Large-subunit ribosomal RNA, domain II from Lachnospiraceae bacterium C1.1, 697 nucleotides, folded computationally. The coordinates come from a structure-prediction model, not an experiment, and the mean pLDDT is 85.
Context: one part of a larger RNA
Formats: sequence, structure tokens, C1' cells
RNA sequence: UCCGGCGAGCCGCGGUAUACGGAGAGGUUAAGCAGUUAAGCUGCGGAGCCGAAGGGAAACCAAGUCUGAACAGGGCGAAAAGUUCGUAUGCUGUGGGCCCGAAACCGGGUGACCUAUCCAUGUCCAGGAUGAAGACACCGUAAAAGGUGUUGGAGGUCCGCACGCACAUCCGUUGAAAAGGGUGGCGAUGAGGUGUGGAUAGCGGAGAAAUUCCAAUCGAACCCGGAGAUAGCUGGUUCUCCCCGAAAUAGCUUUAGGGCUAGCCUUAUAGGAGAGUUUCCUGGAGGUAGGGCACUGAAUGUCCGCGGGAGCUGCAUAAGCUUACCAAAGACUAUCAAACCAUGAAUGCCAGAGAAAUGUUCCAUAGGAGUCAGACCGCAUGAGAUAAGUCGGGCGGUCAAAAGGGAAAGAGCCCAGACCAUCGGCCAAGGUCCCGAAGAGCGCGUUAAGUGGAAAAGGAUGUGGGAUUUCGAAGACAGCUAGGAUGUUGGCUCAGAAGCAGCCAUACAUUCAAAGAGUGCGUAAUAGCUCACUAGCCGAGAGGUCCUGCGCCGAAAAUACACGGGGCUGAAACGCGCCACCGAAGCCAUGGGAUCAGUUGUACCUGCGGGUACAGGUGAUCGGUAGGGGAGCAUUGAUGCAGGAGCGAAGCGGUACGGAAACGGGCCGUGGACUUGCAUGAAGAGAGAAUGCCGGA
Repeated sequence: UCCGGCGAGCCGCGGUAUACGGAGAGGUUAAGCAGUUAAGCUGCGGAGCCGAAGGGAAACCAAGUCUGAACAGGGCGAAAAGUUCGUAUGCUGUGGGCCCGAAACCGGGUGACCUAUCCAUGUCCAGGAUGAAGACACCGUAAAAGGUGUUGGAGGUCCGCACGCACAUCCGUUGAAAAGGGUGGCGAUGAGGUGUGGAUAGCGGAGAAAUUCCAAUCGAACCCGGAGAUAGCUGGUUCUCCCCGAAAUAGCUUUAGGGCUAGCCUUAUAGGAGAGUUUCCUGGAGGUAGGGCACUGAAUGUCCGCGGGAGCUGCAUAAGCUUACCAAAGACUAUCAAACCAUGAAUGCCAGAGAAAUGUUCCAUAGGAGUCAGACCGCAUGAGAUAAGUCGGGCGGUCAAAAGGGAAAGAGCCCAGACCAUCGGCCAAGGUCCCGAAGAGCGCGUUAAGUGGAAAAGGAUGUGGGAUUUCGAAGACAGCUAGGAUGUUGGCUCAGAAGCAGCCAUACAUUCAAAGAGUGCGUAAUAGCUCACUAGCCGAGAGGUCCUGCGCCGAAAAUACACGGGGCUGAAACGCGCCACCGAAGCCAUGGGAUCAGUUGUACCUGCGGGUACAGGUGAUCGGUAGGGGAGCAUUGAUGCAGGAGCGAAGCGGUACGGAAACGGGCCGUGGACUUGCAUGAAGAGAGAAUGCCGGA
């Protein structure tokens, strides 16, 4: 990992609703007793319970009653048959209560053959080194002290086997080993090692102290029991088909991943109402968007100028004068606001008469739920940084619970809601050169950037369109030829200043076709080159500004490249327009099925209103998680009836049959003794998942 078997809403006693049955304004017995009996059943038993009457706190009254002064009004009632036993089904209470699962808590026991400490009694420590005290001898001293040598053999002394330990590193890591092996290391006469026997026990012991050890277990051992502890948590929960189909919200919650009630789903009452919904019309409530600045505040400039500052003046802390400072209120001017409004929509919301459309979608009561983590997208918003696949709430959509087509690939985007079949048709989104179904379609433009096929501020004689303006056959723009002068080197300044360092004037003048008291280069200053300006040559457009389409640069990242690929340039790109075609489980067509509602026929029942079953035709509907409802299939016992089987049962293997499915059947083989159908009734009643359990490969 796979295969096989086992494996989860059960049972007792109560409650409640529904269905069926008996009797019915009544219904029913409980304990107990009697009879009988294998369980059990039959009879008696009316205590009790529910109902038939309610209202009031009550006294009390009663189809009424309470409130009240009330014969008023109002509240709750009356004008609907319930009940019980039996059985079934759904749900619920109580019990382990759908199954498996803790960590833990408590009780009673078992453990110190491991290990910790202690007690008793034994035992072990090669060899070597160092050489304390003391002693002796000599020297020394007055005597000592002291010195030297020898002897001696101390020490939690030294080196180092056994023995013990476990510091480093390598190997080992499904190991040779649930702690080892290799090479080194530390202690090795001591607080040393070790044998045997004994002591201490879990709310405890022991501890040179680490939450360390107490049998591979230790922040409280192990075993059995309470015990199926509890688990608002995780996982799992087994056949089929049909109808409907959610929620991820509100309020409350020691509540927030749990609950309760409501909301939303389902079933019943053949319950109720000409109900509900949409559109048109009418009438309302309301302060959003916009707008505005009287109010509340914010905020721009000017005028005016309370007040303040500064200066002057004054003997003065008085008064006065001035002010290129600040500046209230006010006037004018141009603005801003979710918590500003003298203004104010569109939608939406509420109500109403009528009309049209739809046709139970509405409401009530009762049974059963699930849901209380939502996600993304669009719009208007709050928080954030007008960040987030971010965090909120509102309106709508999709997913959730939705498959199909498109977006290369994609829960939430676009199109579109799958009952089944068809080698039928038409369309949607999106597409039509090839991959790859359908146009290398048509017409007019644009783009040259592979832009298309990623990006900003900003930059640019890219190029198309539009508007406007200036100059131009009295010759523009560009180019070429020529001129570009005189007073004068303007005045000042200055070493110099001559158009061109600087200052002043420059709307000086003259000659002119024209020429600045000079546009730039240049010189120390001159000189020189050039421009403005003018003429000639030439011969038709030239220059500026604004708006706009498509492009360009800006543009650096790690495997290949930022169209899905190939590839594409009068396009296979972009814009506008047109005609075709392709394209889905959409729509249509044909055939079939199911559900629901009318309707028709037949049969049965009837309280004569109708109801039930089957069949025909018509119409609508038939995606679906949690969940509600309905109808079935299969398995194993039981009872009854009817069968089959050695002329071969069950089981097993094969197989092209039937049914909408669960499933059922025929035949052949194998097998060798049981077994099938129908009806009723009962469940140890369906396996793929639970790190499921057991066995096997």
C1' cells in the first nucleotide's frame, strides 16, 4: 500500500404531534382482586386523569365575567368534539444515549533484583615517582635556635594498569546496541571502587540539588477498579430514485469557532382571503446628491481701523503727534464643511381607487429542520496611506449549493441555469491565416513603434485631422551675390574703453535702397568676422499659437520572450461602418420519462357535497450542499400459504437479457444438500474513508 471480515441514531420509562382503529358529550381505567395459564389472557375494580365553561388577584358570578358610579366603553370568553387504549412514525426529556478518542481526578493494591541515600558484613586497588613530621649522626651555640647528611615513609600528593568515570571528536541514527563502537581524555589510598544481605513507597521516599532518581515510565510510578469519567473539540457515520430547498443575519449570552428566540427552508391542515407581486396614476413621510454661505465653524485679498507694539514730544506712571509693524468688529471680494443649511432632487419607502400582467408566489396554525467562520466582483462610503488577494457596514450580482461555452490555464469575471435521447436546426458571450469550428470578407481611414503584445511625472521639427493668426506675384520663407555708411573714438569713467568691462542718453541727427550711438564672436585698446536692416538673383508658398487621433523616449533582475504558440505590416494591428459564418447542456424541433394542476372516461365508496384508484389528453415544471418530505430495492431470522431440489438445492465462475435506480432473471460450468415465491411482522438490516479493529498478501 492493497485484499477480506468486523465497524456507528439502538433500548427502557415518560412527554408531544401525526396516521389508522374502537366507543363517543363523553372517553379511559391504575394498584389490587378473581378465574385460567407455558408465556399470557379474561372478568371485576371509576380511585384518578382529560374533555364537556368561562371571567376575576380573590370573595364570587356565570354564557358570560372583569374593570367601573354606569344598563357606557374596553379586555378575556361563548357561537369549532373531545378522549382513551392499542400500534406505527417524527421529535423531545431522562438514562453512557450515534461511534471512537483525552490530558486528568478518586479508591484499593504491587514495586528500591534498575536507580538514590543509609545500615550490616566482606572484598579490590600492577608498577613507578615525590620524600612531610619524627629519629640518628656531624657541624654549630653558653645552652638553644639553626645548618648539613643519613634514616624515615606522610599526603582527599604525582605518573600510570586493573577498576571506575564520561570531557572532545569520528562512526553509528529502519544501529551490532531503545545510549553502543573507535581514537584520545579524567580519577585511580580515597568524599575511592565493588559483592552479598537489609531499610526508606507515591497527598510518599531518596536527592554533594539536575524537577534528579524511585524497574527502558516521573512537575508526581505502575496495576486494577469508580468507568462507557467528561470532551461547547477533531475524525468517522454504510442501498436507490422522486419533489422542494436554506443560512453564514438581528437580539441576548463569563458570549464571541458554543447556545436560545426571531429571520430564511420544508411538510401538513384539499385551512383562510378575489390574497400576494409588478407596471401605470394619485397622495404622503424624509434633508441624501447637487447647490449655497443668513446660521455654526474654517479660510483669501483690499478698505476701514477698536486695541497692542515702536518712534517723537513731554517733568510725567497724564495728554499729544507719527507709523513701510501686528490687528478685533464692520464693508467689499473670491472660497470650504460627515457631525453647517434660509435651498434641494433622482431613486428607494408607505398608503389608496381603478386597469393590465402573473396565478397561491400571500397569510395563519401545527410537526421537522439546518444556519449564527462566508468569499469575490460592481456601485456609493467608513478605517488605512482616496495602500493591500487589507479591515468594516449598505445596495446588487455570482460562488457557496452551479455543471456547460468564453477569458491560453482560473470557486467569486463575461455568456448561460444541465429531466433523458438525436451523426437535427438557430443564436449568446467570444470568435472566423495555421494549430483550432468559422471570412487570408468588403469599404474608408490611422499606426511603422512588432506599437498592437505591461507603466508615471516629464521630454521631443514622429505623423494624421481641425481651428486661428502673420507674411507673400507691389515677389514672402530658405539659399546665394552686394551693401551694412557719416557726425563719431556719442558723453562719462578709465592706463586704455573706439557699437560690444561699466555708468548716462539711445522716441540723437545726417546721407540713404538700407544700415542699432549696435545681435554675437573677437582685440590690451584698435583692427577683423557677423547680425539686425536693404537691394539683386530665384519664383510659391512660408512662419506662429491652440485643440485633437495614433505612435517615440522615459523603461535596469535574476532558466526563454510581458500575443496561448506559429506567425502577422494597404495587416492576421487600431478606429468607424457593412454583409456572412462558427460558436453552449441557452432556444427551437422530434421522441420518451417523472412531478404538480385543471379536465375526460371507467371502477369502487358515500353522510349525495364529494372522495379514492387506474387510464387518456392538455398545461406548467424537473441544477442543487445543510436540511424537510415521498416512494422503493436488497439482507437475516419468524409465522401462514404455495412451490422447487441427487433427472442436482445453496454458494462460486462466465455471459451479448430485463428494469429509471437500488436490483432482478435465463443459460453454461463448478458444486454436492438444501432452498424459492407471495403476504404479514421483527431487525445485530446495506461500508471506502474513522493516523479505525482483526487476519492475510
The source organism's lineage runs through Bacteria, Bacillati, Bacillota, Clostridia and Lachnospiraceae.